[in-house]
This is a predicted structure of an 84-nucleotide RNA (c-di-GMP-I riboswitch aptamer) from an uncultured Gammaproteobacteria bacterium.
RNA sequence: CAUCGUAAUGGGCAAACCUACUGAAAGGUGGGGGCGCAAAGCUACCGGUCUAAGGGGAUUACCUAUGAUAGCGGGGUUGCCAGA
Repeated sequence: CAUCGUAAUGGGCAAACCUACUGAAAGGUGGGGGCGCAAAGCUACCGGUCUAAGGGGAUUACCUAUGAUAGCGGGGUUGCCAGA
């Protein structure tokens, strides 16, 4: 330096659920909680998924992302620790 994450140290994050706020919704944020996570740090670039306010429409259908998801997968990018 590259790859791997099988022992260790000190830590980190935080699913469901409860709760307050927020949002049209999906969802997000704070507090509690702890299923899990070695990038569960960051990034919507690609695919997927969720929602459909507004718009379209055959006007109770249905379609649509400019909304969301990084804890759905891939890519990009940064990084702690010792070990192999």
Source information:
It was read from a public genome assembly, where an Rfam model found it. Its mean pLDDT, the model's own confidence on a scale to 100, is 87.